Predicted 3D model of a 350-nucleotide part of an RNA (small-subunit ribosomal RNA, central domain) from an uncultured bacterium.
Context: one part of a larger RNA
RNA sequence: CUGGGUGUAAACGGAGCGCAGGCGGAAAGACUAGUUGGAAGUGAUAUCGUAUGGGCUCAACCCAUAAACUGAUUUCAAGACUGUCUUUCUUGAGUAGUGCAUAGGUAUGCGGAAUUCCCAGUGUAUCGGAGGAAUGCGUAUAUCUCGCGAGUGACACCAGUGGCGAAGGUAGCCUACUGAGCACCAACUGACACUGAGGCUCGACAGUGUGGGUAGCCAGCAGUAUUAGAUUCCGUGGUAGUCCACACCGUAAACGAUGAUUAGUAGGUGGUGGAGGAUUGACCCCUUCAGUGCCGCAGUUAACACAAUAAGUAAUCCACAUGGGGAGUACGACCGCAAGGUUGAAACUC
Numbered sequence: 001c002u003g004g005g006u007g008u009a010a011a012c013g014g015a016g017c018g019c020a021g022g023c024g025g026a027a028a029g030a031c032u033a034g035u036u037g038g039a040a041g042u043g044a045u046a047u048c049g050u051a052u053g054g055g056c057u058c059a060a061c062c063c064a065u066a067a068a069c070u071g072a073u074u075u076c077a078a079g080a081c082u083g084u085c086u087u088u089c090u091u092g093a094g095u096a097g098u099g100c101a102u103a104g105g106u107a108u109g110c111g112g113a114a115u116u117c118c119c120a121g122u123g124u125a126u127c128g129g130a131g132g133a134a135u136g137c138g139u140a141u142a143u144c145u146c147g148c149g150a151g152u153g154a155c156a157c158c159a160g161u162g163g164c165g166a167a168g169g170u171a172g173c174c175u176a177c178u179g180a181g182c183a184c185c186a187a188c189u190g191a192c193a194c195u196g197a198g199g200c201u202c203g204a205c206a207g208u209g210u211g212g213g214u215a216g217c218c219a220g221c222a223g224u225a226u227u228a229g230a231u232u233c234c235g236u237g238g239u240a241g242u243c244c245a246c247a248c249c250g251u252a253a254a255c256g257a258u259g260a261u262u263a264g265u266a267g268g269u270g271g272u273g274g275a276g277g278a279u280u281g282a283c284c285c286c287u288u289c290a291g292u293g294c295c296g297c298a299g300u301u302a303a304c305a306c307a308a309u310a311a312g313u314a315a316u317c318c319a320c321a322u323g324g325g326g327a328g329u330a331c332g333a334c335c336g337c338a339a340g341g342u343u344g345a346a347a348c349u350c
Base pairs, nucleotide, nucleotide: 005320006319007304008303014202015201016200017199021195022194025089026088027087028086029085030084031083033082034081035078036077037076038075039074040073042071050066051065052064053063054062055061092192093189094188095187097184098183099182100181104178105177106176107175109173110172111155116150117149119147121145127136163170164169207248208247209246210245211244212243216242217241221237222236259317260316261315262314263313267295268294269293270292272290273289274288275287276286277285299306300305323350324349325348332343333342334341335340
């Protein structure tokens, strides 16, 4: 090098874009670099191994001869495949056109319900909380009830294994700007494709910096209770935080624990978005494309299960694993304001 793997046993990078690299559709022609075949000289002697013969009584050992020697060089030829160049094609890919659905993103504005608070009325002794209580609140008039107001945060019903997004994620309503997708069509380009080490960008929550904001909830904290104890569960308060703006952080069971792309491979059934047929018709029915679920054959699998959204059959490219612990630690390097992150051992031990 070849051979075997990565849903759950070790193992798919959190996700995308993309330089290099790898790999790549159909037809014709040219070249002959790779490739295949032939030839020439070379591949020293010795050694190892092989063949034949010989010498030590055999053998080991020794001697002789021959063939052979991964190859490289030069040259002749072949022209399938790969490659290079030229010409062409349209099915891959993209563009245009016509439609469609959408919690995709950013920004402004607006809305109603509820909690809390303020003010005023009515009204009087409790309220609150719990397994039971207490801390707590209340005669400075609370809770309850009614009216007005303030402000913050989140958007009930609709709501659906429904939609959209590369992933993280995304839901009140309107408007503006904007991204991507799907279907139909077949006008245009003519392989422009796929993957992608490094690199760049995005990336929940928590956390950090500066400045705001703070209704509710609430780490840490303080009382009460429980208990043998109770740094916990329960209860009363309550600060950071949660919210906004701008920067940072860069991690998650970042999960479908399943990398991306392409092609082929029984069926059945239900949602979502289109198109076509049929029809008086928007329903029903039939066909088809895309996406999303369930069941299930072949096949696969250690089993569970997967099964056209594959974990089946094949192809290309990337990432990763190689016994458990030590350890995602130490050291070094890079990044970060910090917290810490990325890369990542060994001794020793079983």